[in-house]
Molecule: SAH (S-adenosyl-L-homocysteine) riboswitch aptamer
Organism: Aerosticca soli
Parts: sequence; structure tokens; C1' cells
RNA sequence: UCCGUCGAGGAGCGCUGCGACCUCACCCCAGCGGGAAAGGCCAGGCUCGACGCGGUGCCGGCAACAAACGGCGCUCGCCCAAC
Repeated sequence: UCCGUCGAGGAGCGCUGCGACCUCACCCCAGCGGGAAAGGCCAGGCUCGACGCGGUGCCGGCAACAAACGGCGCUCGCCCAAC
């Protein structure tokens, strides 16, 4: 650092619907495949940490202390302040 899983970043309800994903008209191709209207679903997809019979790359101090964010509306919780 890539992939996957798990945890954390307080929580619930409603709304919208970009990406991804699913279905698929249609289009391209000799074929494999590719593109894709429309519909469905959809607001932890982000960051930090841990794990892996993992992958890849680089390198030589380690540990500790931590965070910063997350469309719109409503409600609750926590902290501070005011009354």
C1' cells in the first nucleotide's frame, strides 16, 4: 500500500438519489465480450485501528498520546454555557 473481514468515530425516524450493485430495452463485435436508456436498491461509499496460511513494493528505530470528517429535515442522548 491493494484486497477481504471486524471494530471505532453517540443514536433513531423521514426525504432526495451521485457512485457502486441488481434487472434490462437498445447499440457495437466473427466471437469472447463491451457500452448502455429506463427501473430497482441506495447517505459510514470516508477516516483511524485490528486481523489475514493473504498479495505487491520499499525500508530500518520502537512505543505512547490521538483525531479529522460524514446531503436535507426532525427527535433524542452527551458536553459546555446561559437562565